Transfer RNA from Jonesia quinghaiensis DSM 15701, 72 nucleotides, folded computationally. Its Rfam family is "tRNA". Rfam's curators write: Transfer RNA (tRNA) molecules are approximately 80 nucleotides in length. Rfam classes the family as a transfer RNA. It was read from a public genome assembly. The prediction has a mean pLDDT of 81.

RNA sequence: GCCUCUUUAGCUCAGUGGUAGAGCAUCGGACUUUUAAUCCGCGGGUCCUGGGUUCGAGCCCCAGAGGAGGCA
Numbered sequence: 001g002c003c004u005c006u007u008u009a010g011c012u013c014a015g016u017g018g019u020a021g022a023g024c025a026u027c028g029g030a031c032u033u034u035u036a037a038u039c040c041g042c043g044g045g046u047c048c049u050g051g052g053u054u055c056g057a058g059c060c061c062c063a064g065a066g067g068a069g070g071c072a
Stems, first nucleotide, its partner, number of pairs: 001071007010024004018055001027041004048064005
C1' cells in the first nucleotide's frame, strides 16, 4: 500500500427496511439470624462519525475513524 471481517446497554452478544432486545452486571424488593445462593421487579441506548437512498435505515450505498486478520 491492497483486501476481508468487525464497531448496538457497564460487559458478552442478538436484531429479515416498519415500536431497539437477551444474558450477565448495577439498583430496589422477597427469602435468610447474617452473607452467599435462589426468586420478583425497575432503570440504563447520540446503534463509531458524517453524508446519501427511501414514506421509513441498527439493517442498503459512499467517505472517514477505531480494532482484528490476510497478502505484498